A computed fold for a 122-nucleotide RNA from Pseudalkalibacillus salsuginis, annotated as SAM riboswitch aptamer (S box leader). Its mean pLDDT, the model's own confidence on a scale to 100, is 84. Taxonomically the source falls in Pseudalkalibacillus (Bacteria, Bacillati, Bacillota, Caryophanales). It matches the Rfam family "SAM riboswitch aptamer (S box leader)". Gene Ontology term of the family: regulation of gene expression.

[in-house]
């Protein structure tokens, strides 16, 4: 840096350092010196890895049970990730309702784009 695939309306500190910007991009709208972004500690979750209860099946044994396979409640020591706002909203297409002479426009729904993260491949 490219491709494939899964997920993205839940969750996470009134701690320490440090000092001005930050929320990917567009347009909005926000957060910030009552100190942001960042780093450390702490925490959340459970994608990968690991362990693994119930249960089911097969075989052996046949009172108790054993082995193998499936399954996966749960755990969280390892690899990542995450900890303002739904991925903060939005950006393309279609639709519903309202609105208009017709448009514009408003609200909502569906699909997609873009982005983020994991896992796999190049």
């Nucleotide at each position: 840096u490219u491709c494939u695939u899964a997920u993205c309306c839940a969750g996470a500190g009134a701690g320490g350092c440090g000092g001005a910007g930050g929320g990917a991009c567009u347009g909005g709208c926000c957060c910030u010196u009552u100190g942001a972004u960042g780093c450390c500690c702490g925490g959340c979750a459970a994608c990968c890895a690991u362990c693994g209860a119930a249960u089911c099946a097969a075989u052996c044994a046949a009172u108790c049970g054993a082995u193998u396979g499936a399954a996966g409640a749960g755990a969280a020591c390892g690899g990542u990730g995450c900890c303002a706002a739904u991925u903060c909203c939005u950006g393309u297409a279609g639709g519903a309702u309202g609105g208009u002479c017709a448009a514009a426009c408003a609200u909502c729904c569906u699909a997609g784009a873009a982005g983020a993260u994991g896992a796999g491949a190049g």